Background:
The RNA shown here (transfer RNA) has 73 nucleotides and comes from a Candidatus Zambryskiibacteriota bacterium. It matches the Rfam family "tRNA". It is annotated as a transfer RNA. It was read from a public genome assembly.

[in-house]
RNA sequence: GCCGUUGGAGCUCGGGUAGUAGAGCACUGUCUUGGUAAGACAGAGGUCAUGAGUGCAAGUCUCAUCAACGGCU
Numbered sequence: 001g002c003c004g005u006u007g008g009a010g011c012u013c014g015g016g017u018a019g020u021a022g023a024g025c026a027c028u029g030u031c032u033u034g035g036u037a038a039g040a041c042a043g044a045g046g047u048c049a050u051g052a053g054u055g056c057a058a059g060u061c062u063c064a065u066c067a068a069c070g071g072c073u
Base pairs, nucleotide, nucleotide: 001072002071003070004069005068006067007066010025011024012023013022019056027043028042029041030040031039049065050064051063052062053061
């Protein structure tokens, strides 16, 4: 220098053929217990890496950039 993969909640990830952003764990509150843990119920938490484009509508399609990882030279 070229090519590819990945980037989403605190962490690990799902998200089909574009149509309300979700799960598990963790966190907070309540209940339960003599107390803790476990358990039950409820809740909070998101600029979907950044910028642009297409489109009625983008996590999803296109382009550029950035970061991590891998390959080639």